[in-house]
Molecule: c-di-GMP-I riboswitch aptamer
Organism: uncultured Pseudomonadota bacterium
């Protein structure tokens, strides 16, 4: 680097829930815990989704808005493990 069939390891991560802390919130961190995941490793470049402190509008109820968040919502980039040629 390639790809039709067959076969496959040591292991890895950790949903919900819960406890503690943190944040305006979404959420995040650590412990417990496993729903699942061959990248459920890393990374906000693109789309999408969530929140609205602050700001704007409104008589009010509220509405709009990301500089906040989600990598376990997709795409992209990048790295790793196993097997064959």
């Nucleotide at each position: 680097g390639c790809g039709a069939a067959c076969g496959u390891u040591u292991g890895g991560c950790a949903a919900a829930c819960u406890c503690a802390c943190u944040g305006a919130a979404a959420g995040g961190u650590g412990g417990g815990g496993a729903c699942g995941c061959a990248a459920a490793g890393c990374u906000u470049c693109c789309g999408g989704u969530c929140u609205a402190a602050g700001g704007g509008c409104g008589c009010a109820g509220g509405c709009c808005u990301a500089u906040g968040a989600c990598a376990g919502c997709g795409g992209g980039g990048u790295u790793g493990c196993c097997g064959g040629c």